RNA sequence: CGGGAUUUUCGGGUUGUCGCGGUGUGGGCCUUUCCGGCCCCCAUCGAGGAAAGUCCGAACUCCACAGGGCAGCAUGCUGGUUAACGGCCAGGCGGGUGAAACCGACGGCAAGUGCAACAGAGAGUAGACCGCCAACCCCCGGGUUUCGAUUCGGGGCGGUAAGGGUGAAAGGGUGGUGUAAGAGACCACCAGCACGGGUAGUGAUAUUCGUGGCUGGGUAAACCCCAUGCGGAGCAAGACUAAAUAGGGAGACACGAGACUUCGGUCUCAGGGAGUGGCCCGCUCCCGGUUUCCGGGUAAGUCGCUAGAGGCAGUGAGUAAUUGCUGUCCCAGAUGAAUGGCAACCGGCUCGUUCGCGAGUUACAGAAUUCGGCUUAUAGAAAGUCCCGCACC
Numbered sequence: 001c002g003g004g005a006u007u008u009u010c011g012g013g014u015u016g017u018c019g020c021g022g023u024g025u026g027g028g029c030c031u032u033u034c035c036g037g038c039c040c041c042c043a044u045c046g047a048g049g050a051a052a053g054u055c056c057g058a059a060c061u062c063c064a065c066a067g068g069g070c071a072g073c074a075u076g077c078u079g080g081u082u083a084a085c086g087g088c089c090a091g092g093c094g095g096g097u098g099a100a101a102c103c104g105a106c107g108g109c110a111a112g113u114g115c116a117a118c119a120g121a122g123a124g125u126a127g128a129c130c131g132c133c134a135a136c137c138c139c140c141g142g143g144u145u146u147c148g149a150u151u152c153g154g155g156g157c158g159g160u161a162a163g164g165g166u167g168a169a170a171g172g173g174u175g176g177u178g179u180a181a182g183a184g185a186c187c188a189c190c191a192g193c194a195c196g197g198g199u200a201g202u203g204a205u206a207u208u209c210g211u212g213g214c215u216g217g218g219u220a221a222a223c224c225c226c227a228u229g230c231g232g233a234g235c236a237a238g239a240c241u242a243a244a245u246a247g248g249g250a251g252a253c254a255c256g257a258g259a260c261u262u263c264g265g266u267c268u269c270a271g272g273g274a275g276u277g278g279c280c281c282g283c284u285c286c287c288g289g290u291u292u293c294c295g296g297g298u299a300a301g302u303c304g305c306u307a308g309a310g311g312c313a314g315u316g317a318g319u320a321a322u323u324g325c326u327g328u329c330c331c332a333g334a335u336g337a338a339u340g341g342c343a344a345c346c347g348g349c350u351c352g353u354u355c356g357c358g359a360g361u362u363a364c365a366g367a368a369u370u371c372g373g374c375u376u377a378u379a380g381a382a383a384g385u386c387c388c389g390c391a392c393c
Stems, first nucleotide, its partner, number of pairs: 001389010012346007020046005026040005048364001052375002055373005060234004072230005077091005092106001093104003107225002112223002114219002129164002131160003137156008172190006191215001193212008238303004248294006256269005271287006310329008347362006
């Protein structure tokens, strides 16, 4: 210098002006007072790295709970870290790259059950398509013949997993013995498995020795088995104040007459209230108990609610994740839901250019109880680390 990989940080800035939400000081008005409401001035604060998806783990709150089991869900190498985790860090093993990187639900298919398109003879207690063989048994033909037999060719019945072919995969590999040809049928070495040891390591594991039967393919993010963990709901949780309605409790006051009845009630008079009306009678409508307190809990309001497993800086421990100490800072808290609009200048990017500048554009997205992670989206900018190649000193 070129290429590849990976981690971290930022993700527009300044000023003016007009608005919006929170908090604080002061002032004014309303309200009999308190509580409270409205308005004004000033000061100050006011979205994110993901506020998102709501996937995992916690705090907090309410409900449930003697103990155990079934079912369901999640997780699944080792050590560490943490409030906790399925996260993170370090390591082992496997995959992977030329290398650095990077990826892995990474217990069990030798407990049981299931599944495997196409091709192929055969796909899991194997299989004969081509090939190889012709020992054993049978048939046909020829040769020789001492007529007992023997030999050659062909066919049948067969043998065979060496070789070819199919396939992602064909039932350990190489060499030898053996055989008619072959075959773990037998032998040696190698690979792998099971069991028992040695050495190194906290451990996963690595390495090595011995014995054994000669080998029992793939798939568990298929059912399933094994081990471990899990009570449920969520701030619309929940708590307080409390107009109104229904039902409930306690007290006070009131509590007439008659007729009919299917015994539920209905009707008339009397009583109370309202309307009409200046008043009374009358007429119409309604009620048949009224009222106070407790309690209840809806609307509404208040709390929960933002000082926290908190941020930043320095320093110590640790390979790291993480953590100890010291100093410093306060950093949204709405609820029909604020965080915005405009102007100027400076940035970034694209296009054009008479090189003076001009025009356009500026990502993903947006709090709602809080925190730790994961995942996903993201224009552009900056910094660091690792690996490879080339050149020069």
Annotation:
The prediction has a mean pLDDT of 75. Bacterial RNase P class A from Sulfidibacter corallicola, 393 nucleotides, folded computationally. It matches the Rfam family "Bacterial RNase P class A". Rfam links the family to the GO terms tRNA processing, ribonuclease P activity and dimeric ribonuclease P complex. Taxonomically the source falls in Sulfidibacter (Bacteria, Pseudomonadati, Acanthopleuribacterales, Acanthopleuribacteraceae).